[in-house]
Context: one part of a larger RNA
RNA sequence: GGAUGAACGCUGGCGGCGUGCUUAACACAUGCAAGUCGAACGAAGCGCUUAUAACUGAUUUCUUCGGAAUGAAGUUAUUUGUGACUUAGUGGCGGACGGGUGAGUAACGCGUGAGUAACCUGCCUUACACAGGGGGACAACAGUUGGAAACGACUGCUAAUACCGCAUAAGCACACAGUACCGCAUGGUACAGGGUGAAAAGAUUUAUCGGUGUAAGAUGGACUCGCGUCUGAUUAGUUAGUUGGCGGGGUAACGGCCCACCAAGACGACGAUCAGUAGCCGACUUGAGAGAGUGAUCGGCCACAUUGGGACUGAGACACGGCCCAAACUCCUACGGGAGGCAGCAGUGGGGGAUAUUGCACAAUGGGGGAAACCCUGAUGCAGCGACGCCGCGUGGAGGAAGAAGGUUUUCGGAUUGUAAACUCCUGUCGUAAGGGACGAUAAUGACGGUACCUUACAAGAAAGCCACGGCUAACUACGUGCCAGCAGCCGCGGUAAAACGUAGGUGGCAAGCGUUGUCC
Numbered sequence: 001g002g003a004u005g006a007a008c009g010c011u012g013g014c015g016g017c018g019u020g021c022u023u024a025a026c027a028c029a030u031g032c033a034a035g036u037c038g039a040a041c042g043a044a045g046c047g048c049u050u051a052u053a054a055c056u057g058a059u060u061u062c063u064u065c066g067g068a069a070u071g072a073a074g075u076u077a078u079u080u081g082u083g084a085c086u087u088a089g090u091g092g093c094g095g096a097c098g099g100g101u102g103a104g105u106a107a108c109g110c111g112u113g114a115g116u117a118a119c120c121u122g123c124c125u126u127a128c129a130c131a132g133g134g135g136g137a138c139a140a141c142a143g144u145u146g147g148a149a150a151c152g153a154c155u156g157c158u159a160a161u162a163c164c165g166c167a168u169a170a171g172c173a174c175a176c177a178g179u180a181c182c183g184c185a186u187g188g189u190a191c192a193g194g195g196u197g198a199a200a201a202g203a204u205u206u207a208u209c210g211g212u213g214u215a216a217g218a219u220g221g222a223c224u225c226g227c228g229u230c231u232g233a234u235u236a237g238u239u240a241g242u243u244g245g246c247g248g249g250g251u252a253a254c255g256g257c258c259c260a261c262c263a264a265g266a267c268g269a270c271g272a273u274c275a276g277u278a279g280c281c282g283a284c285u286u287g288a289g290a291g292a293g294u295g296a297u298c299g300g301c302c303a304c305a306u307u308g309g310g311a312c313u314g315a316g317a318c319a320c321g322g323c324c325c326a327a328a329c330u331c332c333u334a335c336g337g338g339a340g341g342c343a344g345c346a347g348u349g350g351g352g353g354a355u356a357u358u359g360c361a362c363a364a365u366g367g368g369g370g371a372a373a374c375c376c377u378g379a380u381g382c383a384g385c386g387a388c389g390c391c392g393c394g395u396g397g398a399g400g401a402a403g404a405a406g407g408u409u410u411u412c413g414g415a416u417u418g419u420a421a422a423c424u425c426c427u428g429u430c431g432u433a434a435g436g437g438a439c440g441a442u443a444a445u446g447a448c449g450g451u452a453c454c455u456u457a458c459a460a461g462a463a464a465g466c467c468a469c470g471g472c473u474a475a476c477u478a479c480g481u482g483c484c485a486g487c488a489g490c491c492g493c494g495g496u497a498a499a500a501c502g503u504a505g506g507u508g509g510c511a512a513g514c515g516u517u518g519u520c521c
Stems, first nucleotide, its partner, number of pairs: 001521004006517005013393006019386002021351001026349003030346003035093003040090002043087003046083003051078005060069003100304003109229008119221002124217007132166001134164002141156006172197003176193001178191005202209002230276003237267003242264004247259003279301004283294004306327005329340004357383001359382003365379001366377004396426004406417004431458006440448001465510005470491003476505005486493002
């Protein structure tokens, strides 16, 4: 000098774009953050509707004036059909994405380059072949019943794109026994053979949307390997599933991944093991570069979700807002037992030098569900707060010498502040008021927002500070103080004329900032 997720002191007009718990992965009140589908299904409710019954009885007719007949509208019950209707439950898809954090991890975790003749892949695309015929349940519901609650238990009924057999098998899988070709050790591909095994679901507004099998693609993942990846030798030996083999189990798949048996290996001064520290990278900062430092925001990967362990479901998890167990903590309790997990968005307490609103909207972009309408979305888009950063603008412009007054200083003549002010003329960035008023959206739909922007009027009106002035280093005098009070980055200054302390005037520098401190180059 540059930089900063900064903090502190003094000061502070506006706008745009960014950015904001670096500390306690400390504890969390409250609200929201993952739902959706009635075009899979039964049921319940509501509205409309068809029919029947009961009650009520307008109107009309007859009348011997007592009454009889007729039966509209309405209410209740049952029933038929129906709905852009509502939904607890069964069922499907999604809750494995998106969002947060960096505790752990020195590791195939990450980066880069290869490999899989050792692998998987829902939704999507393409191609081919299918969808025949049956069965038994369980919720909801009803009844009984336990419990303070959370939540159950028993009996009975019922539907499905829920569940289970059977049939069929182009193709597929498995084990046999062949042929041809090829390769990269194990092997791979193609063809034909008989044997064994496994499928399917319907809905509808008739446009379609779905279902099953196989193959290919795309996307996403899994595993293996070469190289690179901090410090310490005041850590020198480490290791028993350890290293390898055979056989098995397990997995999507290879493998001591796991197990039985056998052998005694494996790693290490080219630094094993141990200890400390740390998420890694694209990048960012600095530097002419080489390099050094950092890993905030944004993007990629990884790991984690109070702590530890475990599996279930599923195409995918060993799953932040799922389940089970244990532990700590908090809460409820009728003391028997239960409930919870902000490292999601806001917000609270605490810690700290220090870091924001319990905001608006799904209008846009994207995501989930749905045939769609649409619903959900603290992702996201916006707004609020903070000079935290960068950038831009302003705090007026021109004229104006009696060089005014005042201040400071003085050798008392003056000098300086200083065209500075006053005063005259002008302008309108910004501001205030009024009017118009977007793009972002394409037929409709705009949170932002009556915002940006434009026009008109008003009036210099509201808008300058901070630090320094001995040398380094741009900028000097006076007074006070008297080795005191104090200053200080280094040299150093102060003991009676201090350009170095304090104050004032002046000057210099930067400027809505300035200075200090921390950290890096």
The prediction has a mean pLDDT of 81. This is a predicted structure of a 521-nucleotide part of an RNA (small-subunit ribosomal RNA, 5' domain) from an uncultured bacterium. Its Rfam family is "Bacterial small subunit ribosomal RNA". Rfam links the family to the GO terms ribosome and structural constituent of ribosome.